[in-house]
RNA sequence: GGCCCCGUCGUCUAGCCUGGUCUAGGACAUCAGAUUUUCAUUCUGGUAACCCGGGUUCAAAUCCCGGCGGGGUCA
Numbered sequence: 001g002g003c004c005c006c007g008u009c010g011u012c013u014a015g016c017c018u019g020g021u022c023u024a025g026g027a028c029a030u031c032a033g034a035u036u037u038u039c040a041u042u043c044u045g046g047u048a049a050c051c052c053g054g055g056u057u058c059a060a061a062u063c064c065c066g067g068c069g070g071g072g073u074c075a
Base pairs, nucleotide, nucleotide: 001074002073003072004071005070006069007068010028011027012026013025020058030046031045032044033043034042051067052066053065054064055063
């Protein structure tokens, strides 16, 4: 340098192909409360995310273009 894959809460991930409605869902973690003599467990609730810029569209996490970052592969 060419080609391919990936980037979403603190972590792991679903959703993307096929645009839309309900708060972007789940698990773990964390915070508060309940339960318990205490801890743990269990239950309830909360906080928290679409890599960046542009385009298309009534509407973009999703489609298109260009970047940035990570990984693989070929030379």
The RNA shown here (transfer RNA) has 75 nucleotides and comes from a Candidatus Staskawiczbacteria bacterium. Model confidence (mean pLDDT): 81 of 100. It was read from a public genome assembly. Its Rfam family is "tRNA". It is annotated as a transfer RNA. Lineage of the source: Bacteria > Bacteria candidate phyla > Candidatus Staskawicziibacteriota.